[in-house]
RNA sequence: AACGAUCUUCGGGGUGAGGUGAAAUUCCUCGACCGGUGGUUAAAGCCCGCGAGCUGGAAUUAUUUUUCUGGUUGAACUUGUGAAAUUCAAGUGCCGACGGUACAGUCCGGAUGGUAGAAGAUGGUC
Numbered sequence: 001a002a003c004g005a006u007c008u009u010c011g012g013g014g015u016g017a018g019g020u021g022a023a024a025u026u027c028c029u030c031g032a033c034c035g036g037u038g039g040u041u042a043a044a045g046c047c048c049g050c051g052a053g054c055u056g057g058a059a060u061u062a063u064u065u066u067u068c069u070g071g072u073u074g075a076a077c078u079u080g081u082g083a084a085a086u087u088c089a090a091g092u093g094c095c096g097a098c099g100g101u102a103c104a105g106u107c108c109g110g111a112u113g114g115u116a117g118a119a120g121a122u123g124g125u126c
Stems, first nucleotide, its partner, number of pairs: 002125002005122006015031005032106002034096002036050004045094002053072007076092005098109003
């Protein structure tokens, strides 16, 4: 260096004012704010994957389980620079699970949850 084992820690952010109304942070008007994770010759909410959400199938159960494998799951263009950028700069746009509730990316809830993954520690083989 490589391979593998055990363990520890971390691991999601965001709404003001006014209007209508019995009731709206959800509708209307004018504004604002947020962006998990791996990759990508240059840095990504909108390029390619993954996770979470919803939903099949198979196997497995100390049976409130575990594993594998499918489906579904939103959105960007132009110009400039450059060897290289839908990732940088400028401009103009767009997107956002499920349940609750007067219709929600931002409120409440599942969630003091779970996960993609990140950082480290201790042995082992060689």